The part of an RNA shown here (small-subunit ribosomal RNA, 5' domain) has 526 nucleotides and comes from a bacterium. Its Rfam family is "Bacterial small subunit ribosomal RNA".
[in-house]
Context: one part of a larger RNA
RNA sequence: GGAUGAACGCUAGCGGGAGGCUUAACACAUGCAAGUCGAGGGGCAGCACGAGGUAGCAAUACUUUGGUGGCGACCGGCGUACGGGUGAGUAACGCGUAUGCAACCUACCCUGUACUGGGGGAUAGCCCGGAGAAAUUCGGAUUAAUACCCCAUAAAGAUAUUGAGAGGCAUCUUUUGAUAUUUAAAGUUUCGGCGGUACGGGAUGGGCAUGCGUAACAUUAGCUAGUUGGUAGGGUAACGGCCUACCAAGGCGACGAUGUUUAGGGGUCCUGAGAGGGUGAUCCCCCACACUGGUACUGAGACACGGACCAGACUCCUACGGGAGGCAGCAGUGAGGAAUAUUGGUCAAUGGGCGCAAGCCUGAACCAGCCAUCCCGCGUGCAGGAAGACGGCGCUAUGCGUUGUAAACUGCUUUUCCAGGGAAAGAAAACCCCCGACGUGUCGGGGCUUGCCGGUACCCUGGGAAUAAGCAUCGGCUAACUCCGUGCCAGCAGCCGCGGUAAUACGGAGGAUGCGAGCGUUAUCC
Numbered sequence: 001g002g003a004u005g006a007a008c009g010c011u012a013g014c015g016g017g018a019g020g021c022u023u024a025a026c027a028c029a030u031g032c033a034a035g036u037c038g039a040g041g042g043g044c045a046g047c048a049c050g051a052g053g054u055a056g057c058a059a060u061a062c063u064u065u066g067g068u069g070g071c072g073a074c075c076g077g078c079g080u081a082c083g084g085g086u087g088a089g090u091a092a093c094g095c096g097u098a099u100g101c102a103a104c105c106u107a108c109c110c111u112g113u114a115c116u117g118g119g120g121g122a123u124a125g126c127c128c129g130g131a132g133a134a135a136u137u138c139g140g141a142u143u144a145a146u147a148c149c150c151c152a153u154a155a156a157g158a159u160a161u162u163g164a165g166a167g168g169c170a171u172c173u174u175u176u177g178a179u180a181u182u183u184a185a186a187g188u189u190u191c192g193g194c195g196g197u198a199c200g201g202g203a204u205g206g207g208c209a210u211g212c213g214u215a216a217c218a219u220u221a222g223c224u225a226g227u228u229g230g231u232a233g234g235g236u237a238a239c240g241g242c243c244u245a246c247c248a249a250g251g252c253g254a255c256g257a258u259g260u261u262u263a264g265g266g267g268u269c270c271u272g273a274g275a276g277g278g279u280g281a282u283c284c285c286c287c288a289c290a291c292u293g294g295u296a297c298u299g300a301g302a303c304a305c306g307g308a309c310c311a312g313a314c315u316c317c318u319a320c321g322g323g324a325g326g327c328a329g330c331a332g333u334g335a336g337g338a339a340u341a342u343u344g345g346u347c348a349a350u351g352g353g354c355g356c357a358a359g360c361c362u363g364a365a366c367c368a369g370c371c372a373u374c375c376c377g378c379g380u381g382c383a384g385g386a387a388g389a390c391g392g393c394g395c396u397a398u399g400c401g402u403u404g405u406a407a408a409c410u411g412c413u414u415u416u417c418c419a420g421g422g423a424a425a426g427a428a429a430a431c432c433c434c435c436g437a438c439g440u441g442u443c444g445g446g447g448c449u450u451g452c453c454g455g456u457a458c459c460c461u462g463g464g465a466a467u468a469a470g471c472a473u474c475g476g477c478u479a480a481c482u483c484c485g486u487g488c489c490a491g492c493a494g495c496c497g498c499g500g501u502a503a504u505a506c507g508g509a510g511g512a513u514g515c516g517a518g519c520g521u522u523a524u525c526c
Stems, first nucleotide, its partner, number of pairs: 001526004006522005013378006019371002021336001026334003030331003035078003040075002043071002047069003050065006085289003094214008104206002109202008117151004127140005157182011187194002215261003222252003227249008264286004269278003291312005314325004342368001344367003350364001351362004381412004391403005417463006426453001432447007470515005475496003481510005491498002
């Protein structure tokens, strides 16, 4: 000199953008953060409508009804493995980079081929009864499905045996034929469709492996028994000591094994002419974790943040028998700390989940709030104005200098400010209506509708200099000097150093200098 997720002190007008618990991965009150589908099913708790019946002249009242719109709970499907948070752990194939899988998987999506036949038994819910303070739970009867099961159908699926061809990178790979065995499905509908099943291919996303790179310490020198390899099995989507039995005695290490300490990695970012040094906030990619430890289930995918089970610590409820819970989601609270914000709005846009769609959900996201934390921009007036006033301060002093065009005053302007009026873009679609094409439900065109922010940005009218300047420094480094006070005292100080009676260095004043809605100080990095 540059920089920062900063803090502290003094001061403080505005706008735009960015950023905002770095510490205790400490503990958490409350609310919200993941649902959706009635076009899968039994249904009808509640709402609305309709129909029927009874009473009534009628209004209306009571009652029956799932018939319609719709719909709480239940079964079922998909989603809940994404999105969001954090950096504890990890020195590792964790990450980065380049490859390989002839050792693999992939729901939804696209595409091709083929198919969707016949049966069966249950089980929630509803009803009845019981236990319990509750959480919840048990029993009886009864019932449906795109839930579950059986049989059939079967190939380009799978397995076994076997033949042939082609290829290669060793184990082999790939194409194809034959035989045997074996494996599917679901319907619903507004009749347009939406689905279902098997297999092949694609795309996407993942899994595994390898080369190279990836901190400190030798005051850590030896480490290792599933350890290294083999055979056979088990297991996995898949290879593999991944696991098991047996066999062998190997494997790693001064080119630093093992151990200890520290740490998420990268893109980056800061600095620097570069080489380097430092760093890993915000944003993007990957990894890991979800009170602590362990485990599996379901599933295409989890060993699962707002799922399950067990144990532990902690908190809460209790009728003392037993139960409930997990903010490192968004807000918010306490604690810690020098220090870090609202218990806000909207799904209008983008994206996601479910759904035929309307739509519902979405603390993702978009917005708004707070904070000079940072960056950028703007303003606090402009021009004229000498009696060079008063006052202050200084002087070698009846005056001069400086403050100083500074002020007053005159004229002008109105960014900002106040008042009033107008007023966006972001949103063009989907749905619905109409038209055209032919590929008959898609495409194209036209019309209608949809705005949280927000009466905001912005524009116009009116008013008026009106609403708006501070902080540090002035001995040298280093831009800027005099007076008074003090007298090695009080104090200053980044270094050198200053102060003991003339202090440009302390404190005050006047003036000056540098920056400026900021200025200084501290901390940290180069």